[in-house]
Molecule: small-subunit ribosomal RNA
Organism: uncultured bacterium
C1' cells in the first nucleotide's frame, strides 16, 4: 500500500466483496504447563438456604443456665460458673461500603464559574463553660388474650434518657456608623432590651477535713457555646450533550410583578392578587432510542463506533404513593398506605423483597464456588483488650484473553520400510524414523523452604512533656515475647527417564500452497467472481505443500480499506445530481481612504484540566504480560496583561459598483380595440354529365333527386403566404397581417446628480407550453372517443372515408413537460479568425472602411474533459451565495401532511431483491440504414426436376437382424470404383478360451499335406506320415504340438479429450506483422481517399515507411510455328500389292521432348503527362487467349475414433475369436438424384460414312463353325503407336401418317445362356410372348455465357459375375445476355445500435403456476399518552380539640402545653366517558420481487419495418 467484480477489449463513473486491526463474546475440532487479568450483553424474571452491621459494662438498670463442690434424710440450699451468657434503657454507626443501569435527552452528565441566597455529625485548632433540681419508663415481675405474629392491664426501678430553674456572650433578633459593591442579606466598630446550654464516667494522689463514701488536688475520656480550618453536601448559571420536520407550532402556574408562606438556602417552590406574557426554524412541542464522562476499539491524521472490567458523577432497590428519625435518607438488607406475586394460617389473621456474596430455577448461543481468612489494606464502634466486616486479601471453575515455556538437541543413507506419484527409468515424504551419543525446561517422586510482620497490645530500660508529686496519663526511643487465610504455596536442591505433552485451517484468482483416485449440474462447494453435465488443481478422499501454533477456524459486532457523506478530502452538459422562471424577506457574503475600538485573531503569564489510562525514563517479579516511582502530556475552559495586518463595530470622507437625468435609435415583448386580403368549407343560382373521390391495389363515401369541374353572389369562422433570415423581443414560457391606443425592458451617446445605495436568496409571493377541469359563448378547418371500410393469422393500430369533445373568445382553475444549452445567478481574469443585429464616432472615395459598445452565430489556441466536447456567450482560471447528487430495481411508489372541483399535483420512504444498473469511445456483427462493386445472382435464352413406369439412395414403418455413419446449403447414385458365400461390422443357432494375430518362458519333436469316418460346418476322431536349415559335437535358428501366466483381441463409448485428412464460406480478394506516429487506454494509422483491375491489380496522393501469407506469375494441358528424332507411325515424289503390302523415303501428318510466339510491344483516341480503358493494324492466337493444378488468416466444438493413429473409460470362457443359415435386397407410405419415355427434329427397316480416352497373359482374342440369341466349340496374335477389345452412334436412304399407334416399353408366362463351391430368399444375359402407366407434368424449383447447352455414342476403374452410378473419352453441335431496380451471395467506404452465444441477437407486457415481502381492508387486541369527571388509603400541612394528660405555673380550683379523635384541603392506586398516537392480528383485496424450457402477442434496440421520447387526455 491495495485487490477481485459489468465489456469482446478499453477508459471513467458506481455499487458489492477481500486481505488488517479489535471483542465481557458463542460455536466447531482440538487441548502440556505457568502468571497477569476477565467472566449474565439474555429475564430492573420469580427466588430455598446460609451468610453480608454492627458495636460500647469505662453511660444504665437487670441478670440466668449447665457442669463442679458443699449441706441437708429429702425438698431444697449454700459456693462456684458470674455480675458471665443474654435480652432491654442508652449512645454511635447503620445515609458508608456493595450491586444494578429500570428510568432519565435533563443543569442528569463535563467543563469553567458563582452562592453578598446555604448547611456541615464525627476530627483539628482557638476562646468561654460544664451550677442546681425534677418527674416518668424499658427492661423486670403478676395476671390476661392470640395458632402464630404479637398484644393488653397492673406495679417496681437507673442512666451521658426525659423536664424546668441558674450563669451567659465575640450566639441569634432588633437597631446605628463606617467600608466593600452595580446592588446588600458581606465585613469592621458600637448600643439597650429580649432569647437560648450542660452530663458525667473511668484512673492516680501525699497533705488537710470527713466514720465511710468522698471533698479537694490532678490526668484522660466526655457534655454545652461560640470562632476558624479541613474534608463533604445543597442550589444557581456560561458552554458542550444522539435521531426524526412524514412532529411547526407549545404553554395557565403558564411570564412577571406585589404580598405571604416554606426551606439551611435562592426562587411560581406553593398560595393571594395584579399584569399579559414566556418559548419556537440557531428547531419549541412531539415521538423514538439511550445512564453520563475519565477512557477503550479503530484510524496517517481529522474523525467513526463504543462506555463491559478499573476511577468520578448519576439514578433506582419488587411496582407506586409517602413521611418518620437523623448533622445527613424520604433510606437495598428502616417505617406506612395501595397493588401484583410468593409462603405460613387454628381461616380469626400474618410474614417477606439477593440489581449484597454464593446458589437455585427460568430465559439463552452465552457467562464460575451454596470454599478459606480477616494474616494484610481499609470501614463501623470501643479508652482500649477487642468484636464485626461475602469490603478485601486468597483459593477454586473456564485457553474467554494477553505474556512466557515446553512436546527435545546433535550425529545418522542401504536415501530402510510403508504410502504416494510416475513418462516405470524414478521421483516425494526424507535426515525425517530405525540406530548412536547427548541435554534435563515443565511434568511424576523425594526433600529442604521463603517474603508477605509492621503495628497495636504486654513487658523490660531509657529521655521528654502536664502535673504540687519520684502517682497517673501523654510522646519519642532500645531490647524481648507474640501475630499468616494463602501454605508447607512460590523458590530452592536432588533421583529416574525422550521418557508423559500437536492440532487446526487452507492450497481455482484475491492469497502463500498441487497431484491422483472417487463423483457426473448428482452429492456438494461458495466471502466475491464462480466451480461440478466423464479427463474438477474449486465437491469428496488420500498423498504432498502452505499458514499460524496450545491454539486453529467459523459466526455476531465495530473502525478501517471507502476520497463510499469528501472540515482535512467529492461532484452535477451526456455517468446519481441545476429548482420551469422571475422578484424578493431572513441568512450568508461585500469597492477605495483615514483615524478609534477590540468582539473575533494573535503573544504571554496565571488557575485549573482528579487518579488511572496512552508516551518516555528508571525500577521489581529468571523474561514478558503485569506492577511501582518519576517527567511530560491531557490539543479544554477560565481570570489578567500586552498586539492590531485582516474580518467585525462605530465615526468621518471618496467613486470605479449600483442607481437617476438629458439626447436618441432598434424591435414577432406585452395588453385592448379596429380593419384587410388569399384560401378552406357551406348556402343560393348560372352551365355542364356521369362519374367523383381515394389507396400500394381498394373499398366504404358522395354523385342521374345532376356530384366532381367551371362561374357569379352570400355566409362563417380559424390562421396570417411571399418578405422570413443560427435575424429581432422577453425571466422563462412564449411572441409573426395592417392600424391606433395603454405600457414594460434592454441597448448607444453625453454634461451632471447620490455616495457602497451591492450580489445572492432558505420560507414566502407572482408568472407559467400543451392537454384537462367549471359554467357560458363560438365551431370554418383539424381531430382523441365513435363508427363504416380496407389490410391481416388476428388488427380494439398503421391506410382510407366520416365524425363528437377539443382547438377559438371571455371568468376561474390546474402548475405539469426530453418547462434543454438535457450548462443555477453575480463579477472580475485568460490567443485569435469569419459572419450577422442594433447603436456610436472617425475617414474619406456618398457607400464603403476602420474604430467601438451591447447582442446572436461559426471554427479554433492555451487550459479543462472519462472521452465526446466546452473553448471570452467555458465545460478555462478564481471569489460569493443559492438548488441538488451519494449502486440498480422496488418508486417517484405506499402511509402520512398540504394544495386542487376532479384529473391529479407536491413533499416522499421501507420491507424485499440483484451484483451490477449506467456513461463516453474502440473492434467486429447486424439492418425491411446509404454510396460504389462484383458473381448464370437476377434479367434475356436453351434444356430439365416436380406428373409416369423402373433404377438407386434417404426417411419413416416392419423384423429375430432389417449393422453403422452421414441431416440446409455444405446428408439423400453420400463412405459403397460395385452385400448371392465371402465382403459383414447385424440376427439365430452350434462351437473354443493365452485365443484366429505380436513377444516372451518352460516342455516336447509321431510336422504338414493327401485319405477314410461323423457333422450344416466350425470341429472331432481314425490313417499316413518320423520335419527343414546352419554346425564335428554342445547347441542355436525356423516351422509345429502341449502348458503356466504376463498379455493378446474389441468395427464397444467418448469426432465435445485428439492428431490426419476431408467438407464449406470462397479461387472471394483478402489477412497480417516490424518500426514510426497519433490515442489515457482498447485501439487506430499503414490496409482510408482520387483513378484503375478479374483482383490490396496497378498509379497517384497521404505519418506514414517497409515486409509476409493471400492475388497474379513460375507447373500441367489444348491452340501456332521452329528444330531434334523416325519404329510399331506416315506416304508428297519413284516403284511394288487386295492392303503403306514391301522396296525407298522421313517432306507432311502423328508421336515426344527442346524452344518461339503475345508484352497493351505499335498506331490512333479518352485519362491527370499516370496506372489504365476503347478501336485498329499485325498475328494461330490480343487484352489473364481455353483449361486444369493451386484453397490466405480463420468460420462452422461442420464431417470422420466404422481408413489410419491415439488419451481416458468399458469388456475379458466374451462387447475377443470360428462356422452354418439368415439379414444388410423387407414395404401402407413419404423426399431427393438418376433411366427410359409419353413420340414423325421420331420409330422401324436398310446402308463396306466418320473418332478419341483408354484396357489387354488366371488377360483381350483376331479368323473358322453351331445357334435366332446370349453363347458354345475351335483356333491365331499380342505383354502390345505392332496383335486384340473395335461395331462407334447420331449421320444418310426408304418406309409408317398422329393413333395409347410400327410410340413407350413396365409387369408377367415359358425356354435358355454365363459367372461361380453355389443364382431359392437375391445376379446379368438371350429367345418366344404378355404389352401397364405415360399424350410434355400444379405450387415450385434446378444447370447452363461457346466447342459451352443440348443431344449421340465410346472407354475405364472397381469386379469371378453385376452400371440406369460414377470417372474419362471424343462426334454434332445452338440461342441469349437490354441492363443492374429487384430476389441469393459476396467484397470495400460509411452511418445508426440497447447486438457481442453477435438479428437463428436482445428484448417488453399480461395470463397461468410457485414462493415472499409488503399497501388498503369492515373490524378486533394490546401498549402509551391526553382532556373531563368520580372515587380519595397512608401521610405531612391547617383547623378544632367539649376525650385523655406525670414534669412548668398554681395552696387549690384550674391553667399553660401536648396526645388521641374529628373536619378541611392536596394526593397514589383505582373508575367512567371521550380522544390521540403506536404495535399485532384480520375475510378479501391492490400492485411488487423472484422462479424452469409454460401461453399469446412483438412495444423498443437497425429508418426496429408507423422514428424515438416527455408531458397530458
Nucleotide at each position: 500500500a491495495g485487490a477481485g467484480u459489468u465489456u469482446g477489449a478499453u477508459c471513467a463513473u458506481g455499487g458489492c466483496u477481500c486481505a488488517g486491526a479489535a471483542u465481557c463474546a458463542a460455536c466447531g475440532c482440538u487441548g502440556g504447563c505457568g502468571g497477569c487479568g476477565u467472566g449474565c450483553c439474555u429475564a430492573a424474571c420469580a427466588c430455598a438456604u446460609g451468610c453480608a452491621a454492627g458495636u460500647c459494662g469505662a453511660a444504665c438498670g437487670c441478670g440466668a443456665g449447665a457442669g463442679u463442690g458443699g449441706a441437708g434424710c429429702a425438698a431444697u440450699c449454700c459456693a462456684u460458673g458470674a455480675g458471665u451468657a443474654g435480652a432491654g434503657u442508652g449512645g454511635c454507626a447503620a445515609a458508608c461500603g456493595g450491586g444494578u443501569g429500570a428510568g432519565u435527552a435533563a443543569c442528569a452528565c463535563g467543563u469553567g464559574g458563582g452562592u453578598g441566597a446555604c448547611c456541615u455529625a464525627c476530627c483539628u485548632u482557638c476562646g468561654a463553660g460544664u451550677g442546681g433540681g425534677g418527674g416518668a419508663u424499658a427492661a423486670c415481675g403478676u395476671c390476661c388474650c392470640g395458632a402464630a405474629a404479637g398484644g393488653g392491664a397492673c406495679g417496681c426501678u437507673a442512666a451521658u434518657a426525659c423536664c424546668g430553674c441558674a450563669u451567659g456572650a465575640c450566639a441569634u433578633c432588633c437597631u446605628g456608623c463606617u467600608c466593600u459593591u452595580g446592588g446588600a442579606a458581606g465585613a469592621g466598630c458600637g448600643g439597650a432590651g429580649a432569647u437560648c446550654a450542660a452530663a458525667g464516667c473511668c484512673g492516680g494522689g501525699g497533705a488537710u477535713c470527713g466514720c465511710a463514701a468522698g471533698a479537694c488536688c490532678u490526668g484522660g475520656c466526655g457534655c454545652u457555646u461560640g470562632a476558624a480550618g479541613a474534608g463533604g453536601g445543597g442550589c444557581c448559571c456560561g458552554c458542550g450533550c444522539c435521531u426524526g420536520a412524514u412532529u411547526a407550532g407549545c404553554u395557565a402556574g403558564u411570564u412577571g410583578g406585589u404580598g405571604a408562606g416554606g426551606u439551611a438556602a435562592u426562587g411560581g417552590c406553593u398560595c393571594a392578587c395584579c399584569a399579559a406574557g414566556g418559548c419556537a426554524a440557531c428547531g419549541a412541542u412531539c415521538a423514538g432510542u439511550a445512564u453520563c464522562c475519565g477512557g477503550c476499539c479503530u484510524g496517517a491524521g481529522a474523525g467513526g463506533g463504543c462506555g463491559g472490567a478499573c476511577g468520578g458523577a448519576c439514578a433506582c432497590a419488587c411496582u407506586g404513593g409517602g413521611a418518620c428519625u437523623g448533622a445527613g435518607a424520604c433510606a437495598c438488607g428502616g417505617c406506612c398506605c395501595a397493588g401484583a406475586c410468593u409462603c405460613c394460617u387454628a381461616c380469626g389473621g400474618g410474614a417477606g423483597g439477593c440489581a449484597g456474596c454464593a446458589g437455585u430455577g427460568g430465559g439463552g448461543a452465552a457467562u464460575u464456588g451454596u470454599u478459606c481468612g480477616c494474616a494484610a489494606u481499609g470501614g463501623g464502634c470501643g479508652c482500649a483488650a477487642g468484636c464485626c466486616u461475602g469490603a478485601c486479601g486468597a483459593c477454586g471453575c473456564a485457553a474467554c484473553g494477553c505474556c512466557g515455556c515446553g512436546u527435545g538437541g546433535a550425529g545418522g543413507a542401504c536415501g530402510a520400510a510403508g504410502a504416494u506419484c510416475u513418462u516405470c527409468g524414478g521421483g516425494u515424504c526424507g535426515u525425517a524414523a530405525a540406530c548412536u551419543c547427548c541435554u534435563g525446561u515443565c511434568g511424576a517422586c523425594c526433600g529442604g523452604g521463603a517474603a508477605g510482620a509492621a503495628c497495636g497490645u504486654u513487658u523490660c530500660g531509657g529521655g521528654g512533656g502536664u502535673g504540687a508529686a519520684u502517682a497517673u496519663c501523654c510522646c519519642c526511643u532500645g531490647g524481648a515475647a507474640g501475630u499468616g487465610a494463602c501454605g508447607g504455596u512460590a523458590c530452592c536442591g536432588g533421583u529416574a527417564a525422550a521418557g508423559g505433552a500437536a492440532g487446526c485451517c487452507c492450497c481455482g484468482g484475491c492469497u502463500a500452497a498441487c497431484u491422483c483416485c472417487g463423483u457426473g449440474c448428482c452429492a456438494g462447494c461458495a466471502g466475491c467472481c464462480g466451480c461440478g453435465g466423464u479427463a474438477a488443481u474449486a465437491c469428496g478422499g488420500g498423498g504432498g505443500g502452505g499458514g499460524c501454533a496450545a491454539g486453529c477456524g467459523u459466526u455476531g459486532u465495530u473502525c478501517g480499506g471507502a476520497a463510499u457523506u469528501a472540515c482535512u478530502g467529492g461532484g452535477c452538459g451526456u455517468a446519481a445530481a441545476g429548482g420551469g422562471c422571475u422578484c424578493g424577506u431572513a441568512g450568508g457574503c461585500g469597492g477605495c481612504c483615514a483615524a478609534c475600538u477590540a468582539a473575533g485573531u494573535c503573544c504571554g503569564a496565571c488557575g485549573u484540566g482528579a487518579a488511572a489510562u496512552c508516551c518516555c525514563c528508571a525500577g521489581g517479579c529468571u523474561u514478558a504480560a503485569c506492577c511501582u516511582g518519576g517527567g511530560a502530556a491531557c490539543u479544554g475552559c477560565g481570570u489578567c496583561g500586552g498586539a492590531u495586518a485582516c474580518u467585525g463595530g462605530a465615526u468621518g470622507g471618496c467613486u470605479u459598483g449600483a442607481a437617476u437625468u438629458c439626447g436618441g435609435g432598434a424591435g414577432a415583448g406585452g395588453g385592448a380595440u379596429g380593419c384587410a386580403g388569399a384560401a378552406u368549407u357551406c348556402c343560393a343560382g348560372g352551365u355542364g354529365u356521369a362519374g367523383c373521390g381515394g389507396u400500394g391495389a381498394a373499398a366504404u363515401g358522395c354523385g342521374u333527386a345532376g356530384a366532381u369541374a367551371u362561374c357569379u353572389g352570400g355566409a362563417g369562422g380559424a390562421a396570417u403566404a411571399c418578405c422570413g433570415g443560427u435575424g429581432g423581443c422577453g425571466a422563462a414560457g412564449g411572441c409573426g397581417g395592417c392600424a391606433u391606443c395603454c405600457u414594460g425592458g434592454a441597448c448607444c451617446g453625453a454634461c451632471a446628480u447620490u455616495g457602497a445605495c451591492g450580489c445572492u436568496c432558505a420560507u414566502g409571493a407572482g408568472c407559467g407550453a400543451a392537454a384537462g377541469c367549471u359554467a357560458g359563448g363560438g365551431g370554418a378547418g383539424c381531430a382523441a372517443a365513435c363508427a363504416g371500410g380496407a389490410u391481416u393469422a388476428g388488427a380494439u393500430a398503421c391506410c382510407c372515408u366520416g365524425g363528437u369533445a377539443g382547438u377559438c373568445c371571455a371568468c376561474g382553475c390546474c402548475g405539469u413537460a426530453a418547462a434543454c444549452g438535457a450548462u443555477g445567478g453575480a463579477u472580475g481574469c485568460u490567443a485569435g479568425c469569419c459572419g450577422u443585429u442594433g447603436g456610436u464616432a472617425a475617414g474619406c472615395a456618398u457607400g464603403c472602411u476602420u474604430a467601438u459598445c451591447a447582442g446572436u452565430g461559426g471554427c479554433g489556441c492555451a487550459g479543462c474533459u472519462a472521452a465526446c466536447g466546452c473553448a471570452u456567450u467555458a465545460a478555462g482560471c478564481a471569489u460569493c451565495c443559492c438548488g441538488c447528487c451519494u449502486g440498480g430495481g422496488g418508486a417517484g411508489u405506499a402511509c402520512g401532511g398540504c394544495c386542487g372541483c376532479a384529473a391529479g399535483g407536491u413533499u416522499g420512504a421501507a420491507a424485499c431483491u440483484c451484483a451490477a444498473a449506467g456513461g463516453a469511445a474502440u473492434u467486429g456483427a447486424c439492418g425491411g440504414g446509404g454510396g460504389c462493386c462484383c458473381g448464370c445472382a437476377c434479367a434475356a435464352g436453351c434444356g430439365g426436376u416436380g406428373g409416369a413406369g423402373c433404377a438407386u439412395g434417404u426417411g419413416g414403418u416392419u423384423u429375430a437382424a432389417u449393422u453403422c455413419g452421414a441431416c440446409g446449403c455444405a446428408a439423400c447414385g453420400c463412405g459403397c470404383a460395385g452385400a448371392a458365400c465371402c465382403u459383414u461390422a447385424c440376427c439365430a443357432g452350434g462351437c473354443c478360451u493365452u485365443g484366429a494375430c505380436a513377444u516372451c518362458c518352460c516342455g516336447u519333436g509321431c510336422u504338414a499335406a493327401g485319405c477314410c469316418c461323423a457333422g450344416a460346418g466350425a470341429u472331432g476322431g481314425g490313417u499316413g506320415g518320423u520335419c527343414c536349415c546352419c554346425g564335428c559335437a554342445a547347441g542355436g535358428g525356423g516351422c509345429g504340438c502341449g502348458g503356466a501366466g504376463a498379455c493378446a483381441g474389441g468395427u464397444g463409448c467418448u469426432g465435445c479429450a485428439u492428431g490426419g485428412c476431408u467438407g464449406u464460406c470462397g479461387u472471394c480478394a483478402g489477412c497480417u506483422c516490424g518500426u514510426g506516429u497519433c490515442g489515457u487506454g482498447a485501439g487506430a494509422u499503414g490496409u482510408u481517399g482520387g483513378g484503375u483491375u478479374a483482383a490490396g491489380u496497378c498509379c497517384c496522393g497521404c505519418a506514414a515507411c517497409g515486409a509476409g501469407c493471400g492475388c497474379a506469375a513460375c507447373c500441367c494441358u489444348c491452340g501456332c510455328c521452329u528444330u531434334u528424332a523416325g519404329u510399331u507411325g506416315c506416304c508428297a515424289u519413284c516403284a511394288u500389292u487386295u492392303a503403306g503390302u514391301u522396296g525407298g523415303g522421313c517432306a507432311c501428318u502423328c508421336u515426344a521432348a527442346a524452344g518461339g510466339g503475345a508484352c497493351c510491344g505499335c498506331c490512333g483516341g479518352c485519362g491527370a503527362c499516370a496506372a489504365g480503358c476503347c478501336g485498329g493494324a499485325g498475328g494461330a492466337a490480343g487484352g489473364u487467349g481455353g483449361g486444369g493444378a493451386u484453397g490466405a488468416c480463420g468460420u462452422c466444438a461442420a464431417g470422420u475414433c466404422c481408413u489410419c493413429a491415439u488419451g481416458g473409460c468399458c469388456c475379458u470362457u466374451a462387447c475377443g475369436g470360428c462356422c452354418u443359415g439368415g439379414g444388410c435386397u423387407a414395404c401402407a407410405c413419404a423426399c431427393g438424384u438418376g433411366c427410359u419415355a409419353c413420340a414423325a427434329u421420331g420409330g422401324c427397316g436398310g446402308u463396306g460414312a466418320c473418332a478419341g480416352u483408354g484396357g489387354g497373359c488366371a488377360g483381350c482374342u483376331a479368323c473358322c463353325a453351331c445357334g435366332c440369341g446370349a453363347g458354345u466349340g475351335g483356333a491365331u496374335g499380342c505383354g502390345a503407336a505392332u496383335c486384340c477389345c473395335c461395331a462407334a452412334a447420331a449421320a444418310c436412304c426408304g418406309u409408317c401418317c398422329c393413333a395409347g399407334u410400327u410410340c413407350a416399353g413396365a409387369u408377367u408366362g415359358c425356354a435358355c445362356u454365363c459367372u461361380g463351391c453355389a443364382a431359392c430368399u437375391c445376379g446379368g444375359g438371350u429367345g418366344c410372348a404378355u404389352g401397364a402407366a405415360g399424350g410434355u407434368g400444379g405450387a415450385a424449383u434446378c444447370g447452363c455465357u461457346a466447342g459451352u447447352a443440348a443431344u449421340c455414342g465410346c472407354a475405364g476403374a472397381a469386379c469371378a459375375g453385376c452400371a440406369g452410378g460414377c470417372u474419362g473419352c471424343g462426334g454434332u453441335g445452338a440461342a441469349u445476355a437490354c441492363g443492374u431496380u429487384c430476389c441469393c451471395g459476396g467484397g470495400c467506404c460509411u452511418u445508426g445500435u440497447a447486438c457481442a452465444c453477435a438479428c437463428c441477437g436482445c428484448c417488453c407486457g399480461u395470463c397461468a403456476c410457485a414462493c415472499c415481502a409488503u399497501g388498503g381492508g369492515a373490524g378486533u387486541u394490546g401498549g402509551u399518552u391526553c382532556u373531563a369527571c368520580c372515587u380519595g388509603a397512608a401521610g405531612a400541612c391547617g383547623g378544632u380539640g367539649c376525650g385523655c394528660u406525670a414534669a412548668c405555673c398554681g395552696c387549690a380550683a384550674g391553667g399553660a402545653g401536648g396526645c388521641a379523635g374529628c373536619c378541611g384541603g392536596c394526593c397514589a392506586c383505582g373508575g367512567u366517558a371521550g380522544g390521540g398516537u403506536c404495535a399485532g392480528c384480520g375475510a378479501c383485496u391492490g400492485g411488487g420481487g423472484u422462479g424452469a424450457a409454460g401461453u399469446c402477442g412483438u412495444a423498443a434496440c437497425a429508418a426496429g419495418g408507423u422514428a424515438a421520447c416527455c408531458g397530458u387526455a